[in-house]
Context: one part of a larger RNA
RNA sequence: CACCGCCCGUCGCAUCAAUCGAUUGGAUGAUUCGGUGAAUGAUUCGGAUUGGGUCGUUGCUAGAAGUAGCUUCGUCCUUAGAAGUUUUGUAAACCCAAUUAUCUAGAGAAUGGUCAAGUCGUAACACGGUAUCUGUAGGUGAACCUGCAGAUG
Numbered sequence: 001c002a003c004c005g006c007c008c009g010u011c012g013c014a015u016c017a018a019u020c021g022a023u024u025g026g027a028u029g030a031u032u033c034g035g036u037g038a039a040u041g042a043u044u045c046g047g048a049u050u051g052g053g054u055c056g057u058u059g060c061u062a063g064a065a066g067u068a069g070c071u072u073c074g075u076c077c078u079u080a081g082a083a084g085u086u087u088u089g090u091a092a093a094c095c096c097a098a099u100u101a102u103c104u105a106g107a108g109a110a111u112g113g114u115c116a117a118g119u120c121g122u123a124a125c126a127c128g129g130u131a132u133c134u135g136u137a138g139g140u141g142a143a144c145c146u147g148c149a150g151a152u153g
Base pairs, nucleotide, nucleotide: 003128005125008121009120011118014114015113016112017111019109020108023105025104026103027102028101029100030099031098032097034095035094036093039090040089041088042087045084049080051078052077053076055074056073059070060069061068062067131152132151133150134149135148136147137146138145139144
C1' cells in the first nucleotide's frame, strides 16, 4: 500500500507429521503348556584297587634245635574304596506351541500442517449487495444453500 482493499474453501504441484493397512509380515524380551535333558545331591547294586589279621604254602637268611625275620602263592575274616549301575529329588540348556509387551518394513488409503505470483468461484468484512453468528438436520464442485430454535458480537 487504505475497496484497483481485505479475505474463504475445493482442486492441482511440492514437502513434513502421525493414523489405517494385505503381507496369517519381521525382530527382541517376558511368562506359561508339552518334549528332550547335561550336571549334581540322596539311594540300590557294583567291586579296578588297597591296609590289617588267621591258616596253609615257595624260597632265602640267622640259629644246634624249637623258632624268628623277609619273601611267593592260595583259603577265610575284615578296613578303605574308583569306574560303572538302579530309583528318585533339584534342574541348566535346547526344541515345539501359546499369550503378552516394545520396536520395525509395507503397495495403497484417508487426515492435518506448511509452501507459492497455480485453478474455479466470491462465502465473510460496508446495509459486503439474501444482516451475521450459534446449536441441530438435510442437501450441494467449492467456498456454501435451505429448514427449525436461539443470540445481537
A computed fold for a 153-nucleotide part of an RNA from a mine metagenome, annotated as small-subunit ribosomal RNA, 3' minor domain. The full RNA is in RNAcentral, with records from SILVA. Its mean pLDDT, the model's own confidence on a scale to 100, is 81. Its Rfam family is "Eukaryotic small subunit ribosomal RNA". Its Rfam clan is "SSU clan".